[in-house]
RNA sequence: CUCAGAAAAAGGCAAACCUAUUGAGAAGUAGGGACGCAAAGUUACAGGUCCGUAUACAUACUAUCGGAUGGCUGAGCUGCCUGA
Numbered sequence: 001c002u003c004a005g006a007a008a009a010a011g012g013c014a015a016a017c018c019u020a021u022u023g024a025g026a027a028g029u030a031g032g033g034a035c036g037c038a039a040a041g042u043u044a045c046a047g048g049u050c051c052g053u054a055u056a057c058a059u060a061c062u063a064u065c066g067g068a069u070g071g072c073u074g075a076g077c078u079g080c081c082u083g084a
Stems, first nucleotide, its partner, number of pairs: 002084004012037002017032006035071001041077003045074003048069005054064003
């Protein structure tokens, strides 16, 4: 440096739910709480999914646009330990 792994060791993060709060909403933030996670660290580029304060169309879907989701998938960047 590359690849693999999470058995060991040191650790780390924090699902659902509850409380408070932001938002039109999806959802986010803080605290509590642990379902789980070898990147569950980080990045909205591509796809998927979700939302609609909007536009078009026509009566309900769809499309555009905007937004959200990194613990949906891929991909980029960074990283502890062990082994090869």
Predicted 3D model of an 84-nucleotide RNA (c-di-GMP-I riboswitch aptamer) from Gracilibacillus boraciitolerans JCM 21714. Of the family's consensus pairs, 89% are formed in the model. Its mean pLDDT, the model's own confidence on a scale to 100, is 85. It matches the Rfam family "c-di-GMP-I riboswitch aptamer". Its family is annotated with cyclic-di-GMP binding in the Gene Ontology. Rfam's curators write: GEMM was predicted in a large-scale screen for bacterial structured RNA regulatory elements.